Predicted 3D model of a 73-nucleotide RNA (transfer RNA) from an Actinomycetota bacterium. It matches the Rfam family "tRNA". The family's RNA type in Rfam is transfer RNA. Rfam links the family to the GO term triplet codon-amino acid adaptor activity.
[in-house]
RNA sequence: GGGGACGUAGCUCAGUUGGUAGAGCACCGGCUUUGCAAGCCGGGGGUCGUGGGUUCGAAUCCCAUCGUCUCCA
Numbered sequence: 001g002g003g004g005a006c007g008u009a010g011c012u013c014a015g016u017u018g019g020u021a022g023a024g025c026a027c028c029g030g031c032u033u034u035g036c037a038a039g040c041c042g043g044g045g046g047u048c049g050u051g052g053g054u055u056c057g058a059a060u061c062c063c064a065u066c067g068u069c070u071c072c073a
Stems, first nucleotide, its partner, number of pairs: 001072007010025004019056001027043005049065005
């Protein structure tokens, strides 16, 4: 320098044909316990890497760009 994969909650990851962004763990509160853990109930937390385009509507399609991993040279 060129090719490919990935980027979504604090962490690990889903997200169907483009139509209200989710799960587990973690965190906070309540119940339970002498107390802790476990369990049960409830809650908070998101510029969907960034910029632009297409569309009535984009995490999803297109272009550029940044980062990580990997292959070739």